[in-house]
Molecule: transfer RNA
Organism: archaeon
RNA sequence: GCUCCUAUGGUGUAGUGGAUAGCAUAUCAGCUUGCGGAGCUGACGACCCGCGUUCGACCCGCGGUAGGAGCG
Numbered sequence: 001g002c003u004c005c006u007a008u009g010g011u012g013u014a015g016u017g018g019a020u021a022g023c024a025u026a027u028c029a030g031c032u033u034g035c036g037g038a039g040c041u042g043a044c045g046a047c048c049c050g051c052g053u054u055c056g057a058c059c060c061g062c063g064g065u066a067g068g069a070g071c072g
Stems, first nucleotide, its partner, number of pairs: 001071007010025004018055001027043005048064005
């Protein structure tokens, strides 16, 4: 230098153009309990950045950024 892969709550992940962006865990609150870090319920919190395509983009295209792999 070229090619390919990845990027979603604090963390780990799901998500086939129209879902309220789901789950687990963590945190907080409540319930429960002799007490509880166990159990139950609830709350909080996310689409890497820019542009484009489209009636509509986490999803498609282009360009970046970061990480990884291969080639030279």